[in-house]
Context: one part of a larger RNA
RNA sequence: CCAGGUAGAGGAUAGCUCGGCUCAAGACGCUGAUGAAGGACGUGACAAGCUGUGAAAAUCUUGGGUGAGGCGCAUGUAGCCUUGGAGCCCAAGGUUUCCUAAUAGGACUUCCUACGUGUUUUACACGUGUUUCCUCUGGAAACGGGAACGCUGGGAACUGAAACAUCUUAGUACCAGCAGGAAAAGAAAUCAACCGAGAUACCGUUAGUAGGGGCGAUCGAAAGCGGUUCAGAGCAAACUGAAUACCUUCACGUGAGUGAAGGAAUAUGUGGUUUUUUGGUCCGUCUUUUAGUCUUUGAGACCUAACCGAAGUUUUCUGGAACGGAACACUUCAGAGGGUGAUAGUCCCGUAGGUAAACGUUUCAAAGAUGUGACGGUUUCCAGAAUAGCAGGGGUUGGAAAUCCCUUGUGAAUUUGGGAGGCACCGACUUCCAACUCUAAAUACGUCUUGAGUCCGAUAGCGUACCAGUAGCGUGAGCGAAAGUUGAAAAGAAUCCCUAAAAAGGAGGUUAAAAGAGCUUGAACCUGCCUGGUCUU
Numbered sequence: 001c002c003a004g005g006u007a008g009a010g011g012a013u014a015g016c017u018c019g020g021c022u023c024a025a026g027a028c029g030c031u032g033a034u035g036a037a038g039g040a041c042g043u044g045a046c047a048a049g050c051u052g053u054g055a056a057a058a059u060c061u062u063g064g065g066u067g068a069g070g071c072g073c074a075u076g077u078a079g080c081c082u083u084g085g086a087g088c089c090c091a092a093g094g095u096u097u098c099c100u101a102a103u104a105g106g107a108c109u110u111c112c113u114a115c116g117u118g119u120u121u122u123a124c125a126c127g128u129g130u131u132u133c134c135u136c137u138g139g140a141a142a143c144g145g146g147a148a149c150g151c152u153g154g155g156a157a158c159u160g161a162a163a164c165a166u167c168u169u170a171g172u173a174c175c176a177g178c179a180g181g182a183a184a185a186g187a188a189a190u191c192a193a194c195c196g197a198g199a200u201a202c203c204g205u206u207a208g209u210a211g212g213g214g215c216g217a218u219c220g221a222a223a224g225c226g227g228u229u230c231a232g233a234g235c236a237a238a239c240u241g242a243a244u245a246c247c248u249u250c251a252c253g254u255g256a257g258u259g260a261a262g263g264a265a266u267a268u269g270u271g272g273u274u275u276u277u278u279g280g281u282c283c284g285u286c287u288u289u290u291a292g293u294c295u296u297u298g299a300g301a302c303c304u305a306a307c308c309g310a311a312g313u314u315u316u317c318u319g320g321a322a323c324g325g326a327a328c329a330c331u332u333c334a335g336a337g338g339g340u341g342a343u344a345g346u347c348c349c350g351u352a353g354g355u356a357a358a359c360g361u362u363u364c365a366a367a368g369a370u371g372u373g374a375c376g377g378u379u380u381c382c383a384g385a386a387u388a389g390c391a392g393g394g395g396u397u398g399g400a401a402a403u404c405c406c407u408u409g410u411g412a413a414u415u416u417g418g419g420a421g422g423c424a425c426c427g428a429c430u431u432c433c434a435a436c437u438c439u440a441a442a443u444a445c446g447u448c449u450u451g452a453g454u455c456c457g458a459u460a461g462c463g464u465a466c467c468a469g470u471a472g473c474g475u476g477a478g479c480g481a482a483a484g485u486u487g488a489a490a491a492g493a494a495u496c497c498c499u500a501a502a503a504a505g506g507a508g509g510u511u512a513a514a515a516g517a518g519c520u521u522g523a524a525c526c527u528g529c530c531u532g533g534u535c536u537u
Stems, first nucleotide, its partner, number of pairs: 001533008014520001015485002019456002021453005028446002030145002038099003041054003045077002049073002060093007069081003104113003114128006129143006149180001150178005160167001164214001190197002201228005211219002232438003235384001239272002243270001244265001246263007278383003282377005292370011306355003312328001313344001314327004329346002331335001337349003389410007417433005472479002492519001495507003
């Protein structure tokens, strides 16, 4: 030096999985001054942490379910509770310190200091924030939080154009505001084309088409058609003129509601009527309770705890153990899956199938309360103004002369009216009625719930399978790990030797096996020792 053996060190590989990842859902989706989300501090017989909980403090009460054990993780000691029904599960209540929108004033030392009223007065309870609104000695609402999704207001650059400036990236990232379980949009002053359609949204197609564009790079629709889902309403005005809603009290009614009295609101107009090519008002004629909403009762469905739920633990072999082999049976609307000392339809939990209270949600029916509708006529009256339109400038768009919006200026008509029909103007024709408002579903997302998987299997899969947004780092914004595995069962190694004692060791015991807690398997690199070989001296 090489090889082998043995022992160590090391933790790969294999097996496992109370974790992740992805997808789906017809299931679910807001919360807070009735003090949230999130924290601090307490709270246990012994109690550091996590979990639970709040001075009523690992809990209190009630209703329901379950049925023999229970006093969380957590295995200990002590002591308790429980068939007079504990514990556990579901539902509804009670309690719920301090900080926090934080809200009596102040402060960030999660603390300090008040005032007023009341009471059972060494104390306790309640009230005292800002803004806006109101019928104003008072009352009401808002404030903060929420993963993504939504709308609005602002709004880049790298990049591409093989440079770069218009352009592109892109109305993206990011910032701000606001809302909801969805949001937004929405019932044509829309399209279409001489045929017609009939609110909006989303999907497929139309189509990489029409079109925009240093006509470069590249950007890029719509109608129509096929689907998902479907739903339509209310004001202003004309006319009327307090016929109206609210508060208090009373009467009737189970109740929705009806009636009466008083108060205060409203004439700067409450209520009624009415809503589009021609319509409405108005006038005339006829009609008298449909739809919708609400109340009561009854029936059903859903939701959530739960409950019932077939059939071998027969013989025999191996084994530590039978769920394995052999033999003979049974059941199946159940042979999905998991557990059990090895691989179990018939051992256990379950599975197919069926049943289910209260609270809550919802559908239907009956009765009741509230609540009218149609036709004809056309003299008058009404039908959204600094608006429509036009011009200059700018942004935006596929929108080109022909998108939408902003700004400056100018500036109509009034139903014998007005807008649109991708250049302008004129005349026809077609179509619609702006300058007011609301509106479910189909759509988006997933903090959360349920289910699934040709996904990952501990350097993988979320950063986190484990007390992880932890330990640690940074002045700070912020950055951010490592770390799973005894065994079927602790049976977790009594006792003895050695030692001052312990550790280690030996004997001995448990176990199928030490698998011996730095615990399944235990590779390589590396190291000690032993044996053999070879080379040099």

The part of an RNA shown here (large-subunit ribosomal RNA, domain I) has 537 nucleotides and comes from a Candidatus Nanohalarchaeota archaeon. The source organism's lineage runs through Archaea, Nanobdellati and Candidatus Nanohalarchaeota. Its Rfam family is "Archaeal large subunit ribosomal RNA". Its family is annotated with structural constituent of ribosome and ribosome in the Gene Ontology. On this family, see Yusupov et al., Science 2001: "Crystal structure of the ribosome at 5.5 A resolution". The full RNA is in RNAcentral, with records from SILVA.